[in-house]
RNA sequence: ACACGAGAAGGCGAUGGAGUUCGCCUGAACCGUCCUAGCCGGACUGAUGACUCCUGCGUGCCG
Repeated sequence: ACACGAGAAGGCGAUGGAGUUCGCCUGAACCGUCCUAGCCGGACUGAUGACUCCUGCGUGCCG
């Protein structure tokens, strides 16, 4: 120096914040769906991994 193992800490789960919980990752985990052979291009759902609350956005109705 490299490799392996262990520990600590941290990170991630298609757009924000907080709490709880689950799973995943150790330089990875992660980076939505449909049409198209694929790409280009076009179309579509959702602020959650899940639950609750807040914020923002969208739809309908009433005042």
Molecule: Fluoride riboswitch aptamer (crcB RNA motif)
Organism: Acidobacteriota bacterium